A computed fold for a 125-nucleotide RNA from a Chloroflexota bacterium, annotated as SAM riboswitch aptamer (S box leader). NCBI's taxonomy places the organism under Bacteria, Bacillati, Chloroflexota. Its mean pLDDT, the model's own confidence on a scale to 100, is 78.
[in-house]
RNA sequence: CUCUCAUCGAGAGAGGUGGAGGGAACGGCCCUGCGAAACCUCGGCAACCUGUGUGGGUGAAAAUUUCGCCAGGUGCCAAGUCCGUCAGCCAUCCGGCUCGAGCUGGAUGAACUGGAAGAUGAGGU
Numbered sequence: 001c002u003c004u005c006a007u008c009g010a011g012a013g014a015g016g017u018g019g020a021g022g023g024a025a026c027g028g029c030c031c032u033g034c035g036a037a038a039c040c041u042c043g044g045c046a047a048c049c050u051g052u053g054u055g056g057g058u059g060a061a062a063a064u065u066u067c068g069c070c071a072g073g074u075g076c077c078a079a080g081u082c083c084g085u086c087a088g089c090c091a092u093c094c095g096g097c098u099c100g101a102g103c104u105g106g107a108u109g110a111a112c113u114g115g116a117a118g119a120u121g122a123g124g125u
Stems, first nucleotide, its partner, number of pairs: 002124007013042005021031003025085004043077003047074005053069004057064002081117001086114003090109008
């Protein structure tokens, strides 16, 4: 740099330095001098990974399995990934074809579903 898999409606603060931005992009809508980003200290949450850790179960044992706890590595501590972007489905309106049933194109709109993009973890090249 890039690929694969999993998860993303829950959860979680205070102080100091700092001094105007931040919420990925774009469009909204929010947060912010009652102090943004960033950095530091202490604290917390709990998704993944680790452990000759610890307790329980199974087992003759080696071991194995799940659950809980402990410690550590990342991560995270406003709002559904803040909402939307693409497509499907449904509804309404306008138009075309059709004897008719119906078919079809465009626009608008909510929910739901599936993608795309993004974030985090683990593994791989």